[in-house]
RNA sequence: GCGCUGCUAGCUCAAUGGUAGAGCAGUUCCCUCUUAAGGAAAAGGUUGCAGGUUCAAGUCCUGCGCAGCGCACCA
Repeated sequence: GCGCUGCUAGCUCAAUGGUAGAGCAGUUCCCUCUUAAGGAAAAGGUUGCAGGUUCAAGUCCUGCGCAGCGCACCA
């Protein structure tokens, strides 16, 4: 330099172009002599960034950034 894959909640991951979700963690409460375990509730999002297409984009298209992998180059 070229190609491929990925980027979504604090972490790990879902989501057929049609209401953005789960598990774990954290918070509050219950339970318990206490802790752990268990139960309940609420909260938590610029879907990497900027544009485009569309009635509607996490999803399709373009550019850019970051990470990983492969290939090429290597004086």
Molecule: transfer RNA
Organism: Candidatus Desantisbacteria bacterium CG1_02_38_46